This is a predicted structure of a 72-nucleotide RNA (transfer RNA) from Treponema porcinum.
[in-house]
RNA sequence: GCACGAUUAACUCAGGGGUAGAGUGCCACCUUCACACGGUGGAAGCCGUUGGUUCAAAUCCAACAUCGUGCA
Numbered sequence: 001g002c003a004c005g006a007u008u009a010a011c012u013c014a015g016g017g018g019u020a021g022a023g024u025g026c027c028a029c030c031u032u033c034a035c036a037c038g039g040u041g042g043a044a045g046c047c048g049u050u051g052g053u054u055c056a057a058a059u060c061c062a063a064c065a066u067c068g069u070g071c072a
Base pairs, nucleotide, nucleotide: 001071002070003069004068005067006066007065010024011023012022013021018055026042027041028040029039030038048064049063050062051061052060
């Protein structure tokens, strides 16, 4: 330099046009003499950035950024 892939909650990952989910973690309560385990509820995301397409974009397209793999 070229090709491909990834980027979504604190972490690991789903979701592939129509209001964004799970597990772990975090907070509160129940349970315990207390802790852990367990149970119930809750907070936490304008989906890497900027444009484009569309009535509507996390999702489709382009460029850029970061990371990874391969080729040279």
The coordinates come from a structure-prediction model, not an experiment, and the mean pLDDT is 84. Taxonomically the source falls in Treponema (Bacteria, Pseudomonadati, Spirochaetia, Treponematales). Rfam family: tRNA. Rfam's curators write: Transfer RNA (tRNA) molecules are approximately 80 nucleotides in length.